[in-house]
RNA sequence: GCCGGAGUGGCGGAAUGGCAGACGCUGGAGACUUAAAAUCUUCUGCCAGAAAUGGCGUGCGGGUUCGAGUCCCGCCUCCGGCACCA
Numbered sequence: 001g002c003c004g005g006a007g008u009g010g011c012g013g014a015a016u017g018g019c020a021g022a023c024g025c026u027g028g029a030g031a032c033u034u035a036a037a038a039u040c041u042u043c044u045g046c047c048a049g050a051a052a053u054g055g056c057g058u059g060c061g062g063g064u065u066c067g068a069g070u071c072c073c074g075c076c077u078c079c080g081g082c083a084c085c086a
Base pairs, nucleotide, nucleotide: 001082002081003080004079005078006077007076010025011024012023018066027043028042029041030040031039045056046055047054048053059075060074061073062072063071
């Protein structure tokens, strides 16, 4: 340099162009218990807000579309293969 694959919360990961983060783990709060473990309930991306709710968010920058994690173009990083090594 060429070809292929991957990049999503604190972690593993899901999502056929139509509510992003299902489900699980970790963590917070509560219930139960003499106490603890186990179990159960609930919350758990970021920002604003007392809340209701609103806005933002899938590596980065653009594009297509009513609508993009998903499709197209360029770039970055990682993994694998091939080539080159004067």